[in-house]
RNA sequence: GCCCGAUUAGCGCAGCUGGUUAGCGCAUCUCGUUUACACCGAGGAGGUCGCUGGUUCAAAUCCAACAUCGGGCA
Numbered sequence: 001g002c003c004c005g006a007u008u009a010g011c012g013c014a015g016c017u018g019g020u021u022a023g024c025g026c027a028u029c030u031c032g033u034u035u036a037c038a039c040c041g042a043g044g045a046g047g048u049c050g051c052u053g054g055u056u057c058a059a060a061u062c063c064a065a066c067a068u069c070g071g072g073c074a
Base pairs, nucleotide, nucleotide: 001073002072003071004070005069006068007067010026011025012024013023019057028044029043030042031041032040050066052064053063054062
């Protein structure tokens, strides 16, 4: 330098067949339970989907450039 893959909540991931409100587990917070802690049960908060443009009535999803990480070739 070229090719491929990944980037979504604090962490690990789903969602990609474009359209309903962006979800799951863990963690965290509150309440219940307990003498207390843990476990368990109920509820809440937390995201402008890496970034910039483009296509479209509509983009996490499609296209392009860039950035970061991983792999391959030279």
Transfer RNA from Clostridiales bacterium UBA4362, 74 nucleotides, folded computationally. Lineage of the source: Bacteria > Bacillati > Bacillota > Clostridia > Eubacteriales. The coordinates come from a structure-prediction model, not an experiment, and the mean pLDDT is 81. It matches the Rfam family "tRNA". The family's RNA type in Rfam is transfer RNA. It was read from a public genome assembly.